[in-house]
RNA sequence: GCAGGCGUAGUUAAUCGGUAGAAUGUUAGCUUCCCAAGCUGAAGAGGCGGGUUCGACUCCCGUCGCCUGCU
Repeated sequence: GCAGGCGUAGUUAAUCGGUAGAAUGUUAGCUUCCCAAGCUGAAGAGGCGGGUUCGACUCCCGUCGCCUGCU
C1' cells in the first nucleotide's frame, strides 16, 4: 500500500429495517445478630459524520480504532 472481518451498558454478548433483549457488575428494598447467598425493583448501550427510507444498530458512502491475510 491492497483486501477482508469486527466496533452495541463498567465487562461479556444477542437482535440485523418498525420499542435494542440478556448475563455479570452497580444500586435500592426484603431476608439475616452480622456477612455471604437468595428474592423483588431501578439506572445504564448501537465508534464518528453523511446518504437512502415513512422509519436505520441493521442498507450505502466516507472516516477513526482494533484484528487477520497479501505485498